[in-house]
This record gives sequence, structure tokens and C1' cells, in this order.
RNA sequence: GACGGUCGGAUGGUCGCCUUUCGGCAAUGGGGAAACCCGCCGGGGGGAGGAAAGUCCGGGCUCCACGGGAACACGGUGCCGGCUAACGGCCGGCGGGGGCGACCCCAGGGAAAGUGCCACAGAAAGCAAACCGCCGUUCCUUCGGGGGCGGCAAGGGUGAAAGGGUGCGGUAAGAGCGCACCGCGUCUCCGGUAACGGCGACGGCAGGGCAAACCCCACCGGGAGCAAAACCGAAUAGGGGCGGCACGCGGGCGCAAGCCCGCAGGCGCGUUCCCGCGCCGCUGCCCGGGUGGGUUGCGAGAGGCGUCCGGCAACGGGCGUCCCAGAUGAAUGGCCAUCUACCGUCCGGCUUCGGCCGGACGCGGACAGAACCCGGCUUACAGACCGUCUGGA
Repeated sequence: GACGGUCGGAUGGUCGCCUUUCGGCAAUGGGGAAACCCGCCGGGGGGAGGAAAGUCCGGGCUCCACGGGAACACGGUGCCGGCUAACGGCCGGCGGGGGCGACCCCAGGGAAAGUGCCACAGAAAGCAAACCGCCGUUCCUUCGGGGGCGGCAAGGGUGAAAGGGUGCGGUAAGAGCGCACCGCGUCUCCGGUAACGGCGACGGCAGGGCAAACCCCACCGGGAGCAAAACCGAAUAGGGGCGGCACGCGGGCGCAAGCCCGCAGGCGCGUUCCCGCGCCGCUGCCCGGGUGGGUUGCGAGAGGCGUCCGGCAACGGGCGUCCCAGAUGAAUGGCCAUCUACCGUCCGGCUUCGGCCGGACGCGGACAGAACCCGGCUUACAGACCGUCUGGA
């Protein structure tokens, strides 16, 4: 240098916090409408992470929707085989690229279904094209060269990309025009589960690239999320049922139901009377929904550790053993002592002048804080340790 793994300050004292459990005390107990919650003393157990993070994938669980199937639309995935509850994850291979190497990286199906795009430069960017140039012929000439017609695509130039590459032959000059090798395409055979690889034959080479552009093909996919959801359940307002009291007078509009205005009546503005203001049936009991509130969901699980077996591995199976956070204005902490990683200053020694070693003092612990749970991915991370391997001396 490459890859993989482990840890993530230590010990003690002291004062607290959350949760759980045991024993005792306190019951005619306290809070609250209820549901429900709670005390005091003493003892024991447990109490953040490798990422608890981002909320990017996949599942469990809950509710909603749904007779089955297919198609369409939308979204996602995309070499092959395996693992898994599942995955866009992991393992093992294949192909391509990078590195001397250990090893690392790759959205890696289809460009001959169709559509679209290919900036700048350049003569020409998908259909073939000729700027410089090379060659033949002809005309002119100041003898340097220039013009016309025709052939070529080797060389130069532009570009990310110009209709295979190198060499020999060939030719007026050239060209897969011919040949050899390489590349490419098709076919047969062989190896492999497959991706793919290999031998051989044939073809003179054919329609460049982009699909993280639309698209095509194959496969997958109901929606919302613990603020899910279930249960218990006040007051006030509002809904319903059954009663009691009241439902009056005058005027206006209207066919009517009814509406409006005034008075009376009732209720409220702490009580009584008067006045005023606001409201319009007033009131008693019961029922149901729901809010605040409370309880559950909520910690035994695709669980951890050890060991054996199968497998290259991911992983699977057997046995043994353990119980390991559950807060909700949200616990997991504060202080002291000793030590320690890192860092800084000073002193001494060594030095290949980069630093190294020893001592003293000071400072002081990376990223980061569970909130229903699990499997992954990604991102952040001071420092320490272990293993395997590579290159060099």
C1' cells in the first nucleotide's frame, strides 16, 4: 500500500432520573366528572448506536378498498446462477475498463420496429462527402505555375465520432482490388445449469453513436401509515327521544305554508326592583356520536451469544444458553478522585534535519441521542487494535 473485522475512553466514590421486580407500611387514603392514575421505607435487575441519522428501498403490523382473470395507463427493476420473508440488498461467476500487484470500478437487455438528437469545428455528421492533396488528360503560360474535364480516398487537416486495423502485393494514383494476421458477422461442433468461452469453416466487411431521449421487450407493484388503529369516556355547544310550561295581542306582505315590525312573555348580563342591551320557545330526564383526557398498541423477536453440521460463499439446519431500553414538556445524567488516547508548551538526548525517544506541566474525548419493529443501502466519524495479502529495500 490493498482488503476484511473488532472497539468507540477506563476504574472507584457520591447525588439523582426512567423502567421493572421483591418485602413491609399506608385504606374508610389522595387526584379526577369518569376512564384511569398515584404514595412512603428498604433491597435486587435493566437503561442508546454502529450509525439510534437521511427516511432512499424491502417487509411485518394496522386501517381502508377489493368476486376472479385479462388488458390499458402509471411507477420501478434490467448480464447469469444462487441466497432471502422480501428487496433496487447480499454471495459466487461472466463480460468490459483501470492498476507492476494485492485489488478496485461498471443503470451491464434491445440501435435491423418507429420517432428524435449529434453543439463547436469541419468540404461532409447518416447520406455518403472532397478543403488541402495524389494521378491521368487537355488548354494557357511571364516556365514559377494556373484553368477545364475525369479518376482516387492513401497522406494532411476538423472533430467525442469520418463507412475496419497492420503489413505485403497491386495500380497512372489509389482502394478488401487481392493475400496473411488481428478485429467483425454467420454457421457447425465442443465445454459450461447459464451469462459466456474455445476450435473450425464461410463471408471482403454490411444500417456510426446516444435508450440516466421517447420508445420496444421481459419481470415486479392496490392505497395510506403508530399522528396507523382499538377500547374507556366529562363540561359547553350541537343532534335525537319522552315529559312539563308557554305557544298571546296589534299591524304589514302572501292564495297558502310562512315571513317581517311593535308590544307582551321567557332566558342571560352576580342577587332584588326599574331601565337598557343581547338571544328567541323555556325547562327536566334519558340516548347516541365525537373533542380535550386516559388505557392499549409497546417490547420473546425473520432475537442475541456459544457450538456442531451442510455449502467456495451469501446463507440454511440441529443443540445448548440468555431475556437485553421503552420515555411521551420525552429518562439513559451531574460532580469529585486516579489513570489514559489525541493535542499544545518547555527541558534533555539522538538525527538521514523529515522527525524520533525520554521527562515535566497544561488541556481534554470523534460522529452523534432510541420514539411501532425488523432486513438493507447511503451519509458522518478523533483515535486504538487484530487478521490476510501485495510491491519495494
The RNA shown here (Bacterial RNase P class A) has 393 nucleotides and comes from a marine eukaryotic metagenome. Rfam family: Bacterial RNase P class A. Rfam describes the family as follows. Ribonuclease P (RNase P) is a ubiquitous endoribonuclease, found in archaea, bacteria and eukarya as well as chloroplasts and mitochondria.